[in-house]
This is a predicted structure of a 1472-nucleotide RNA (small-subunit ribosomal RNA) from an uncultured bacterium. The sequence is in RNAcentral, with records from ENA. Its mean pLDDT, the model's own confidence on a scale to 100, is 85.
RNA sequence: AGGGUUUGAUCAUGGCUCAGAUUGAACGCUGGCGGAAUGCUUUACACAUGCAAGUCGAACGGCAGCACGGAGAGCUUGCUCUCUGGUGGCGAGUGGCGAACGGGUGAGUAAUAUAUCGGAACGUGUCCAAUAAUGGGGGAUAACGAGUCGAAAGAUUCGCUAAUACCGCAUACGCCCUACGGGGGAAAGCAGGGGAUCGUAAGACCUUGCGUUAAUGGAGCGGCCGAUAUCUGAUUAGCUUGUUGGUGAGGUAAAGGCUCACCAAGGCGACGAUCAGUAGCUGGUUUGAGAGAACGACCAGCCACACUGGAACUGAGACACGGUCCAGACUCCUACGGGAGGCAGCAGUGGGGAAUAUUGGGCAAUGGAGGAAACUCUGACCCAGCGACGCCGCGUGCGGGAUGAAGGCCUUCGGGUUGUAAACCGCUUUUACCAGGAACGAAAAUGACGGUACCUGGAGAAUAAGGUGCGGCCAACUACGUGCCAGCAGCCGCGGUGACACGUAGGCACCAAGCGUUGUCCGGAUUUAUUGGGCGUAAAGAGCUCGUAGGCGGUUCAGAAAGUCGGGUGUGAAAACUCUGGGCUUAACCCAGAGACGCCACUCGAUACUACUGUGACUAGAGUUCGGUAGGGGAGCAGGGAAUUCCUGGUGUAGCGGUGAAAUGCGCAGAUAUCAGGAGGAACACCGAUGGCGAAGGCACUGCUCUGGGCCGAAACUGACGCUGAGGAGCGAAAGCGUGGGUAGCAAACAGGAUUAGAUACCCUGGUAGUCCACGCCGUAAACGGUGGGCACUAGGUGUGGGUUCCAACCAACGGAAUCCGCGCCGUCGCUAACGCAUUAAGUGCCCCGCCUGGGGAGUACGGCCGCAAGGUUAAAACUCAAAGGAAUUGACGGGGGCCCGCACAAGCAGCGGAGCGUGUUGCUUAAUUCGAUGCUACGCGAAGAACCUUACCUGGGUUUGACAUGUACGGAAAAGCAGUAGAGAUACUGUGUCCUUCGGGGUCGUACACAGGUGGUGCAUGGCUGUCGUCAGCUCGUGCCGUGAGGUGUUGGGUUAAGUCCCGCAACGAGCGCAACCCCUAUGUUUAGUUGCCAGCAUGUAAUGGUGGGGACUCUAGACAGACUGCCUGCGCAAGCAGAGAGGAAGGAGGGGACGACGUCAAGUCAUCAUGGCCCUUACGCCCAGGGCGACACACGUGCUACAAUGGCGCAUACAGCGGGUAGCGAGCCGGUAACGGUCAGCCAACCUCUAAAAGUGCGUCUCAGUUCGGAUUGAGGUCUGCAACUCGACCUCAUGAAGCUGGAAUCGCUAGUAAUCGCGCAUCAGCCAUGGCGCGGUGAAUACGUUCCCGGACCUUGUACACACCGCCCGUCAAGCCAUGGAAGUCGGGUAGACCUGAAGGCGGUAACCGAGAGGAGCCGUUUAGGGUAGAACCGGUAACUGGGGCUAAGUCAUAACAAGGUAACCGUA
Repeated sequence: AGGGUUUGAUCAUGGCUCAGAUUGAACGCUGGCGGAAUGCUUUACACAUGCAAGUCGAACGGCAGCACGGAGAGCUUGCUCUCUGGUGGCGAGUGGCGAACGGGUGAGUAAUAUAUCGGAACGUGUCCAAUAAUGGGGGAUAACGAGUCGAAAGAUUCGCUAAUACCGCAUACGCCCUACGGGGGAAAGCAGGGGAUCGUAAGACCUUGCGUUAAUGGAGCGGCCGAUAUCUGAUUAGCUUGUUGGUGAGGUAAAGGCUCACCAAGGCGACGAUCAGUAGCUGGUUUGAGAGAACGACCAGCCACACUGGAACUGAGACACGGUCCAGACUCCUACGGGAGGCAGCAGUGGGGAAUAUUGGGCAAUGGAGGAAACUCUGACCCAGCGACGCCGCGUGCGGGAUGAAGGCCUUCGGGUUGUAAACCGCUUUUACCAGGAACGAAAAUGACGGUACCUGGAGAAUAAGGUGCGGCCAACUACGUGCCAGCAGCCGCGGUGACACGUAGGCACCAAGCGUUGUCCGGAUUUAUUGGGCGUAAAGAGCUCGUAGGCGGUUCAGAAAGUCGGGUGUGAAAACUCUGGGCUUAACCCAGAGACGCCACUCGAUACUACUGUGACUAGAGUUCGGUAGGGGAGCAGGGAAUUCCUGGUGUAGCGGUGAAAUGCGCAGAUAUCAGGAGGAACACCGAUGGCGAAGGCACUGCUCUGGGCCGAAACUGACGCUGAGGAGCGAAAGCGUGGGUAGCAAACAGGAUUAGAUACCCUGGUAGUCCACGCCGUAAACGGUGGGCACUAGGUGUGGGUUCCAACCAACGGAAUCCGCGCCGUCGCUAACGCAUUAAGUGCCCCGCCUGGGGAGUACGGCCGCAAGGUUAAAACUCAAAGGAAUUGACGGGGGCCCGCACAAGCAGCGGAGCGUGUUGCUUAAUUCGAUGCUACGCGAAGAACCUUACCUGGGUUUGACAUGUACGGAAAAGCAGUAGAGAUACUGUGUCCUUCGGGGUCGUACACAGGUGGUGCAUGGCUGUCGUCAGCUCGUGCCGUGAGGUGUUGGGUUAAGUCCCGCAACGAGCGCAACCCCUAUGUUUAGUUGCCAGCAUGUAAUGGUGGGGACUCUAGACAGACUGCCUGCGCAAGCAGAGAGGAAGGAGGGGACGACGUCAAGUCAUCAUGGCCCUUACGCCCAGGGCGACACACGUGCUACAAUGGCGCAUACAGCGGGUAGCGAGCCGGUAACGGUCAGCCAACCUCUAAAAGUGCGUCUCAGUUCGGAUUGAGGUCUGCAACUCGACCUCAUGAAGCUGGAAUCGCUAGUAAUCGCGCAUCAGCCAUGGCGCGGUGAAUACGUUCCCGGACCUUGUACACACCGCCCGUCAAGCCAUGGAAGUCGGGUAGACCUGAAGGCGGUAACCGAGAGGAGCCGUUUAGGGUAGAACCGGUAACUGGGGCUAAGUCAUAACAAGGUAACCGUA
């Protein structure tokens, strides 16, 4: 100090979340020792038991118990009993002091409290200092004794007695009261010692000490008052009647409405009263850089409380935790009549709870109470016990030790790792254990702790390690298991068969006697922003103006000194914190000193600034006056024309109207059209604008009247009069509401017609509120410049509206310059996340107001206010999500735009879709119908050949180191082959058979072990190969430049091209992969070479043939070359290039065709060509064999063949190719057969022989429109060939049979020239063939293209976007289902609160005739006050509720498609 998370990526906004620290903690796993700390945060819930406040005999009378002494009695002679206050002492009692401290708790309390600083009208036991005094009397009463009542607690009668208990009297320096004359008021003694004197004695008396009384001062403590500070809510806005003040009185220790009488009507409150909620406050603690925020355990100060509520008494002090009285609740005892009690003291119990300790020891220390003291008491305190609850320290060993042991885990099988780790060797003994010694704390005595700390000795590595994590954040990775299951998860997110994320293991990482989890608080969060944020578009400027309080405010002079600044003083408790030093072996901890404690108060100064004072001063702000000036500014009244509609009349006839197309509607009862006249309402064309006015809303025909504001110019005047503006007031589009008018057009609702799957819409025909006027409400809009108001400053350019001045001159017109005020555009600096803003700021500053703090829930609920209503305004929470949102970028997409291309459309030709058949596929069937391919880009595809084989499938029969490979070990000659038998065959059996050798062995066979084998799964683990977009023209890089960045530029633009082809321009300059070219075929020529090819000329021969001699001319063959490049001309053009029936040329603008396929896309296809990682099978999912299946058949689809005929069929005759193939082959010729074919054989390993007949064509003939002499399916019969074998399931031939079909619906395919169409030929595979398929070859040989509007696909530029698995996208609402929280609600239950009325204990105060008392006075009674109780009503808060409202969430429900593209009717806001 930051990180993760919105996106394809980016920047910014913004929330969520993590890392840190913390804790009185709890939970999980684990646990060796010690130190010093700490431990009911919850029920201020209830409490058994013990203890926690007593003490004084030196105040007193006494004496129950104990001890001692004395006396007596009994006897058992050392015991018992009795008596005796004589002594030590002392229960109970009187009296004194204490019990108001100490200890606990935090319920209440938002100020009667606390903190800080002050104040005056007070009190004060004990203590200190100093002063005076302590004389003399009296009467009682507890105890005790004797009774009575009661279960008890206790009560009561009579009698006796003492005091430092009580009461007078005397005295009074201080003291109190006073009318200043005077008056009033006290005490107590006790103990020790003692010479004289007195006394029977006690004692008096004297003295010392302690005590007592009065009064003064002090110290400390306490009471009271003030200022300032101290949580939340305004959905709490008014509160108050002793209330505010005064006078007088009372009361108190003391000021005071503290209380009362009278008088006045005040007092508090937006600087938040009152009410409600919450809460003890502080020093401090935690965190933080700080400012702050949160908290207030332990320790310390204050306050409050003591079962709940009330009350007083005593006392120096209490309205009293272990006192009293009353009431209430609860518990206990009871003889039922009555009584007793109060752990929020220390332990402890129950309960509550996630959770918090011993019914311990001691007064040794410190402190407290009493006492003269000894001493007693002290659950304060000091110690111990329990708990890893936190903090601190220590240990669980150290050194050596490699063959890197074994085991584990991983593995590419080589190894790696655990790991010097272990074993083993050597050493040490902290801790723990055993034994011995032994402090400080204690000043003279006294030690609970204490089996103490500590020291010494001993034995032995011995007694001592776990927890969490390992996808990123965040240090640390592999294997196996699991298979969207089980589970994990703080956020993002993992898991659907290779999970570094689940579980386990190994390894590793981090901490360590702990480690994790959960909770809390601070931090990070500048995410409430004082330090230190924002508001054009992310959340956020109020619709606008006026204006109150408040805040802020021009120049100058003087004063005083409030703020401000400086000095000093006081205070700021201690502890804590920081620094320094010291003490425990260290540390935690403890001690000492210093610092600090920001504030506050007092005081002395300063006077710049701000505020203040002054009937000071000023004029630059602001305003007033005067003169001009523009304007749809506002209100009222009056007038006008065009148009629509309606009415009347005329002319006129069949339609009009409306739409994408129609229909509803109107019209022969005369519409529409047209002319004339009339009525009425609303709105004002042109001018008109980027223009004007207004605060905003808004304002437009013309004139008049009234009226607001602005601007300009010039002087004079006032003299800060100003700015903003919480509340408040006024204005405020449209819609809407009320009352009354008005209503031409338009037009929610409504009706009808269309459209549509539907159409409660869009379109059409009608049409009512409304729109208009008057008056009154409403008060909202995307009321927007999405930009609050004011002032000042900070480059310019340009246009426009209004004014003034100058050039500038008689009028007029035009122009230029300057200046002031408006309204626009462009743009520098600057700002901004960017877009953009930019003197009209979103720049730079100041002042004031309003508003924001993640999305949804929600501008909703409840409450208040306003409204006639509609509704407006103010305005939450539960719950839920990890995002929502902004700007910009790259793509993709659009029923956006521009431009361009393609057999894309169009123009044509021929088809398919209908029929029959072939073939492939789906489906169905089956024992099996093996598998794969599935939009284009599967479907005559893998398959260039399924009868067996192939073959992967099924049935059955066999086999297990295997049909096949390699290695090792052992063994053999049984091997292979041949023959036979059985069997469907595989196979089994029998016979025969006996390899090579360099002697090492090799080949071969058998057995055993390693292993083989798998067309088993995963093409979504892969390689390779392939399809497709697409032969489309694109895809990128380096450097530079621009941008915060994603990214852009280059590659865009203007032309051009088939082309990112080329040219020009340009912050780009270059380059790469693609394009093109280089390669092949073909078209022309030259040259070389002529055999098997050719034959012009020469020769020769045949019935005929280049047959032969010969020839290279020609064709051809196949090598080498030439040729084409817009090179030339003309036109256009800057150029590139384009055009021309251009020239030339065989070919002309890429001549035609092929091979060649950029970056990438489709998790495209293929694990069944092959290869290959995981997984799976191993007497089987391997291997062998026979038979069957892959050929099934209700259907459906694709692709083909043949046809439907006369441009034809058939018959006869006849012409012309090219590519190819051939020795297990092609096979001439001849013979046989109707034919398939057979027989025989020449030739040919091929420019030689052969397949080989080319067919369409041509000539002649026939058929004559017919289901035919078309068509050939199907079926029957007979054959041929291949093959081990044609049943399932071959092809071919002959004869016979002669089906559908007469040109094919919607729809749809191909083709632009040697193309389509048509005709035949060849080849691969192959024994044969289901080939009509595929690949090639040649023959004949067209039509059409105006053109780019439309369909499809594509390229580029641009635009919009809420899309980015990218439109096959995204996404809204109702309904249905489940879950959750919440609002309303007849009611119902509860709570606190205030007032009213009734009742009213104790106690205080006041009053008072009967009774008591001599009296003082008391009892009793009355009044007052009041806790509590009751009654009725009201407001508030909360719980619950039939029913009901919306909301949120939830992979795959229903209906539609509202939004995002022009989203297919642009969207959105307000309103009905």